[in-house]
A computed fold for a 76-nucleotide RNA from a bacterium, annotated as transfer RNA. The prediction has a mean pLDDT of 80. The sequence was found in a public genome assembly.

RNA sequence: GCUGAUGUAGCUCAGUUGGUAGAGCAAGGGUUUUGUAAACCUUAGGUCGGGGGUUCAAAUCCCUCCAUCAGCUCCA
Numbered sequence: 001g002c003u004g005a006u007g008u009a010g011c012u013c014a015g016u017u018g019g020u021a022g023a024g025c026a027a028g029g030g031u032u033u034u035g036u037a038a039a040c041c042u043u044a045g046g047u048c049g050g051g052g053g054u055u056c057a058a059a060u061c062c063c064u065c066c067a068u069c070a071g072c073u074c075c076a
Base pairs, nucleotide, nucleotide: 001072002071003070004069005068006067007066010025011024012023013022019056027043028042029041030040031039049065050064051063052062053061
C1' cells in the first nucleotide's frame, strides 16, 4: 500500500423488509438475614466511532475519514 471484518450502556453482545434503541453481567436503592453472601424487586446509565448525503423518518441505505483485528503485497 491492497482486501475483508468489526466499532451500539462500565464489560460482553443483540437489534429480522429504514418507523419508540435492548439483554446479560457490573453499579445505586430496597426486601429478606443477627450479619454477610445468595435469591427476589427496583432505579439510573446511550452524540449507536467522527463528518457529510438520501429520506417525512437512518444504528440500519450511500460517500468519506478514524480506530482495532485478520490476510496479502513490498522491503538486495